Background
Predicted 3D model of a 95-nucleotide RNA (Bacterial small signal recognition particle RNA) from Desulfobacteraceae bacterium CG2_30_51_40. It was read from a public genome assembly, where an Rfam model found it. The prediction has a mean pLDDT of 76. Of the family's consensus pairs, 96% are formed in the model.
């Protein structure tokens, strides 16, 4: 000097963890979200109608908890693989 390994990047498959977001549960609007509106109010001669405060039920957004699933992102767990990359290691051949 060459070739292979090891070592490193890359890439793929797999695992584990963590983080996040979905998910679920609770909470959650005096009004300026819906829905239902007792009293009361309007309009009509009447039948009714109309707006609608309090209550109550749902929910937005947000806050809090949370096992199991999905999916984002790192870290690196084994293993394959590469027109790779090494300045150091080894192993063989060859001068």
């Nucleotide at each position: 000097g060459a070739u292979g390994g090891a070592c490193c990047u890359c890439a793929c498959g797999u695992g584990a963890c963590a983080u996040c977001c979905g998910c679920c549960u609770g909470u959650g609007a005096a009004c300026c979200c819906c829905g239902u509106c007792a009293g009361a109010u309007c309009c009509g001669g009447g039948a009714g109608g109309a707006a609608g405060c309090a209550g109550c039920g749902g929910u937005a957004a947000g806050c809090a908890g949370g096992a199991a699933c999905g999916g984002u992102u790192g870290u690196g767990u084994c293993g394959u693989g590469a027109u790779g990359g090494u300045a150091u290691c080894u192993a063989u051949c060859c001068c």
Taxonomically the source falls in Desulfobacteraceae (Bacteria, Thermodesulfobacteriota, Desulfobacteria, Desulfobacterales).
Its Rfam family is "Bacterial small signal recognition particle RNA". Rfam classes the family as a non-coding RNA gene.